The part of an RNA shown here (large-subunit ribosomal RNA, domain I) has 494 nucleotides and comes from an Alphaproteobacteria bacterium. The RNAcentral record of the full RNA draws on ENA.
[in-house]
Context: one part of a larger RNA
RNA sequence: GGCAUUUGGUGGAUGCCUUGGCACUGAGAGGCGAUGAAGGACGUAGCACGCUGCGAUAAGCUUCGGGGAGUUGCGAGCAGACUUUGAUCCGAAGAUUUCCGAAUGGGGAAACCCACCGCAUUGAGCGGUAUCCUGAACUGAAUCCAUAGGUUCAGGAAGCAAACCCAGCGAACCGAAACAUCUAAGUAGCUGGAGGAAAGGACAUCAACAGAGACUCCGCUAGUAGUGGCGAGCGAACGCGGACCAGGCCAGUGAUCAAGCUGUAAGAACCGGAACCGUCUGGAAAGUCGGGCCAUAGUGGGUGAUAGCCCCGUACGGGUAGAAAGCAGUUUGAUCCUCGAGUAAGGCGGGACACGUGAAAUCCUGUCUGAACGUGGGGGGACCACCCUCCAAGCCUAAGUACUCCUCAGUGACCGAUAGUGCACAAGUACCGUGAGGGAAAGGUGAAAAGCACCCCGAUGAGGGGAGUGAAACAGACCUGAAACCGAAUGCCU
Numbered sequence: 001g002g003c004a005u006u007u008g009g010u011g012g013a014u015g016c017c018u019u020g021g022c023a024c025u026g027a028g029a030g031g032c033g034a035u036g037a038a039g040g041a042c043g044u045a046g047c048a049c050g051c052u053g054c055g056a057u058a059a060g061c062u063u064c065g066g067g068g069a070g071u072u073g074c075g076a077g078c079a080g081a082c083u084u085u086g087a088u089c090c091g092a093a094g095a096u097u098u099c100c101g102a103a104u105g106g107g108g109a110a111a112c113c114c115a116c117c118g119c120a121u122u123g124a125g126c127g128g129u130a131u132c133c134u135g136a137a138c139u140g141a142a143u144c145c146a147u148a149g150g151u152u153c154a155g156g157a158a159g160c161a162a163a164c165c166c167a168g169c170g171a172a173c174c175g176a177a178a179c180a181u182c183u184a185a186g187u188a189g190c191u192g193g194a195g196g197a198a199a200g201g202a203c204a205u206c207a208a209c210a211g212a213g214a215c216u217c218c219g220c221u222a223g224u225a226g227u228g229g230c231g232a233g234c235g236a237a238c239g240c241g242g243a244c245c246a247g248g249c250c251a252g253u254g255a256u257c258a259a260g261c262u263g264u265a266a267g268a269a270c271c272g273g274a275a276c277c278g279u280c281u282g283g284a285a286a287g288u289c290g291g292g293c294c295a296u297a298g299u300g301g302g303u304g305a306u307a308g309c310c311c312c313g314u315a316c317g318g319g320u321a322g323a324a325a326g327c328a329g330u331u332u333g334a335u336c337c338u339c340g341a342g343u344a345a346g347g348c349g350g351g352a353c354a355c356g357u358g359a360a361a362u363c364c365u366g367u368c369u370g371a372a373c374g375u376g377g378g379g380g381g382a383c384c385a386c387c388c389u390c391c392a393a394g395c396c397u398a399a400g401u402a403c404u405c406c407u408c409a410g411u412g413a414c415c416g417a418u419a420g421u422g423c424a425c426a427a428g429u430a431c432c433g434u435g436a437g438g439g440a441a442a443g444g445u446g447a448a449a450a451g452c453a454c455c456c457c458g459a460u461g462a463g464g465g466g467a468g469u470g471a472a473a474c475a476g477a478c479c480u481g482a483a484a485c486c487g488a489a490u491g492c493c494u
Base pairs, nucleotide, nucleotide: 001493002492003491004490005489006488007487008486009485015479016444017443020415021414022412023411024410025409026408027407028406029404030403031160032159039100040099041098042055043054044053046078047077049075050074051073061094062093063092064091065090066089070082071081072080105114106113107112115129116128117127118126119125131157132156133155134154135153136152137151138150139149164195165193166192167191168190169189175182179229205212206211216243217242218241219240220239226234227233247396248395249394250340254336255335256334257333258332259331260330261329262328263327264326270318271317272316276291277290278289280287292309293308294298300312301311302310345369346368347367348366349365350364351363352362355381376391377390378389379388380387431438432437451478454466455465456464457463
């Protein structure tokens, strides 16, 4: 030095576990904000820090309801207190709520600086002062009346928020095996606006000589008819089957919205809630054996191993003040709208229609023209006639449909710590970046800390050896503890 066996160290795989995630279902809620939001800064406990809560009344204050023995949030203790004169805690309604932030007195490098006015006053406080729009009042130029302008008052708006919705603007990569029409795609993105849904909606619609009867959504029709450098591709409708159904108005017997009153179901915290003992093994019984019981409750979780009957619960039953809110009825008020002309239609240029200008109907309109008036007008895919059908240029409208930042209940041939959210842990943290932004790692002692009193070596260490606890300490900052890697002992070979 090698090989083998044994025994350690290192390391953290594997197994088991789950506080956390993921996907969905059923209900609810679908908004918050100048009465100052969302989000923050700074404070706040007897004691440093992080999280949570709260706001100079600062882990809290008041009232009402519940509840009934402990409490003083967590990491995490020590001290001191509170509480059957009912605390802590839970629910409801209030009070307080620094500073920044739409931020709104002016400024500003957010959480800071500097003001004016009024009222109280001498404790140094309270209130007001942004902009725009609408309305009203008072004023008021050039310029006589007026108007512009000014001042004040009242009301409203502003900002935030996950997706869904409507509208305006609107790409490129890509595909076409290149590329320009085309496609991607009216997508992404930006902007504006609204609601719990939005939009649409009561035929100037379809159909085809028979008829249907608003709109929305789904399954077919159908990858059909078409469209298309007839390339790549794009791609209907009629009709059928379903979901859901609702029609009204233009001066009133209507619809919608708001407010008030009355009635009514449901409903907070919460309360009651059945039934088991012994034996054996074991550290421990819920396991074994024996004998019982309950069940409108044998979903689930916990308890020293696997519990219907030990605990929390569960089925079921009860309770519910005030406030808010749902539904119904009723009253009052507000809004809407007088039958639709610079409209229909036409020319030119675009756009939308599955339809790329085509034989191109239909819809929208930038521009130029421009009717008829029910003895009328539109449509039926150029256009004309017959025929059929409907009545534009006014308004409103639930349900069926879309979505889930959020709340409650539940489910899973979903994950189980390199998985599942980026985060099961002081995670959008540490850290990186000027910044926009990027972005981790990190779970497990034990049933219970019973977390090793005391002794010895050592530096009043680290670490270790005894002793003790414990079922176990090779469970000692920890379950199990694979391999790589590093030792030791023994044997053999060289």

Annotation
Model confidence (mean pLDDT): 82 of 100. Taxonomically the source falls in Alphaproteobacteria (Bacteria, Pseudomonadati, Pseudomonadota).